């Protein structure tokens, strides 16, 4: 000097003048005290909570996809393995299966899963600067990819045809590891694609605070469905209707207090849910870590057409300067003066994440290069 990773801050403090709002005190006047974010955004995941509802099984649908942990849980986080990128610190991964099956690989090319001969090479023949027949797939061409690669032998010319070495994938054995895997040996095999359908393993009820509950007020009702059997006359069974927020089984309620259709009222009032939380801060212990546990401390918005604001002074912070003085070769540092001032952006039941947006500043660790 450049780069990588992590954390912090976020127009704040103090004082004054007014304004709004929650809680508490007060008969009142008034007083005390608190009042938007790191993302409050997106609504992408996971839950708490509420209801269906006393709540079970299966299918469909959906989700995840290496290993081991953390967590209330997750598609999150931590630590590893493998693969890719980077000199590196580090970063990324939609990371099981192609030997269950189906599909796809455009165009070009002879041919893209069992294929193929355009040029070429070789042999033979002929009417000879060309043609025909047969062999071939090593060389060239096309392509992202041409049926593993390189070398040698062999051959008419060639080919895993044979040999040696090597690569990918898979099985087995040994060693190390909790494991994913790594190393070594041996055997077999040789297009890719599952972010195509699919197969495999694991997980998964649904709806959502406009959930849901209480109070108050108002009104106008009408129509339809309602079967059968047994029996001790009150029940049971089948059927039927409804609920179980996709279907089936099961379960429950009912057989008219249920359900369906038409119409009317509340023009949408008040209260609860509503903020003490899987909460935050400090320290000890355990763990590489995520985190767990123990001890201590703190209370930190609950609005409802939607409060959390406006002005002044001063200090602090940041930026700029042709400003005063001092140090210094300079860069620059301190001080004085002047001017300006942030970005992304505002709770609405709550919490754990992820993703996206973001001006300026501060701190720590690590890597690379150069100089001393």
């Nucleotide at each position: 000097g450049g780069a990588g990773c992590a954390g912090g801050u976020g127009a704040g403090g103090c004082g004054g003048u007014c304004g709004c709002u929650g809680u508490c005190c007060g008969u009142c006047a008034g007083g005390a005290u608190g009042g938007a974010g790191g993302a409050a955004a997106g609504u992408c995941c996971g839950g708490g909570c509420u209801c269906c509802a006393c709540a079970g099984g299966g299918c469909a649908g959906g989700g995840u996809g290496c290993u081991g942990g953390a967590u209330a849980a997750c598609g999150u986080c931590c630590a590893g393995c493998c693969g890719g990128g980077g000199u590196a610190a580090c970063c990324c991964g939609a990371g099981g299966g192609a030997u269950a099956g189906u599909g796809c690989c455009a165009c070009a090319g002879a041919a893209a899963c069992c294929a193929g001969a355009c040029c070429g090479c070789c042999a033979g023949g002929c009417a000879u600067u060309g043609c025909c027949u047969g062999g071939u797939a090593a060389g060239g061409g096309u392509g992202a990819a041409a049926c593993c690669g390189u070398g040698g032998g062999g051959u008419a010319a060639g080919a895993g045809c044979c040999c040696a070495c090597g690569g990918g994938c898979g099985g087995c054995c040994a060693u190390g590891g909790u494991g994913a895997c790594a190393u070594g040996g041996u055997c077999g095999u040789c297009g890719g694609u599952a972010a195509a359908c699919c197969c495999c393993a694991c997980c998964u009820g649904g709806a959502g605070c406009a959930a849901g509950g209480c109070c108050g007020a108002a009104c106008a009702g009408g129509g339809g469905u309602c079967a059968g059997g047994c029996c001790u006359c009150g029940g049971c069974c089948u059927g039927c209707g409804g609920u179980u927020u996709g279907c089936c089984c099961g379960a429950c309620c009912g057989u008219a207090c249920a359900c369906c259709c038409c119409g009317g009222g509340u023009u949408g009032g008040g209260c609860c849910g509503c903020u003490u939380g899987a909460g935050c801060c400090c320290g000890g212990u355990g763990g590489c870590a995520a985190c767990a546990u123990c001890g201590g401390g703190c209370c930190c918005a609950g609005a409802u057409a939607a409060a959390u604001g406006a002005c002044c002074g001063u200090c602090a912070c940041c930026c700029c300067g042709u400003u005063u003085c001092g140090g210094g070769u300079a860069a620059c540092c301190g001080u004085u003066c002047g001017g300006g001032g942030c970005a992304c952006a505002g709770a609405a039941c709550c919490c754990g994440g992820c993703u996206u947006a973001c001006g300026g500043c501060c701190u720590g660790c690590u890597c690379c290069a150069c100089c001393g």